RNA sequence: UGAAGUGAUAGAGGCGCAGGGUUCAUAAGUAUGCGGCGCGAGGAGGAUGAUCUCCGAAGACCGUUGCAAAAAGGGGAAACUGCCGAAGCGGAUGGACGUCAUCGUUCAUUUUGAGCUGGAUCUGCAUUGAAUAAAUGCAGGUUUGUCACACUGCUACAGUGUGGAGGACUAUCUCAGCG
Numbered sequence: 001u002g003a004a005g006u007g008a009u010a011g012a013g014g015c016g017c018a019g020g021g022u023u024c025a026u027a028a029g030u031a032u033g034c035g036g037c038g039c040g041a042g043g044a045g046g047a048u049g050a051u052c053u054c055c056g057a058a059g060a061c062c063g064u065u066g067c068a069a070a071a072a073g074g075g076g077a078a079a080c081u082g083c084c085g086a087a088g089c090g091g092a093u094g095g096a097c098g099u100c101a102u103c104g105u106u107c108a109u110u111u112u113g114a115g116c117u118g119g120a121u122c123u124g125c126a127u128u129g130a131a132u133a134a135a136u137g138c139a140g141g142u143u144u145g146u147c148a149c150a151c152u153g154c155u156a157c158a159g160u161g162u163g164g165a166g167g168a169c170u171a172u173c174u175c176a177g178c179g
Stems, first nucleotide, its partner, number of pairs: 001177001005175001007173005014084001016083004022077003032068007042055004046103006087117003090111008118144011146164008
């Protein structure tokens, strides 16, 4: 010493992200419990097959009716806490749901710049869900921040257009490199 490389620290985006608790509504007059009536041999343990256990002619299951009657997950509000790959998805491993097999659900750990997504939002489809809420995935728009390029204005900024991705961007320091 200008740009680039390593490492560290601190920041910015915005209806920004997540967490636990409080509260409100929904879930729902649902699940479930008790009783009456009817039917008449199966039914339950996440699904299927096998197996095991339990219930059932003292009437299970199912249907109907009467009384009583939830909760969790998810969601809204305000505050608090932790943050800016915040976080989410996918994958892998292990545990649980009687046992085995294949699935499914759920929980925990992990992914090492080298799995994907910068953020928000709208629409359509699919999945989950009680749901038109919400979440996730795919596709297409809108908007916003950032950087690069081009053009214009002109003076270090602004505007327009195009494109890229957070592995980034901005600022400072440091190591190495070059002279």
Molecule: Lysine riboswitch aptamer
Organism: Sporolactobacillus spathodeae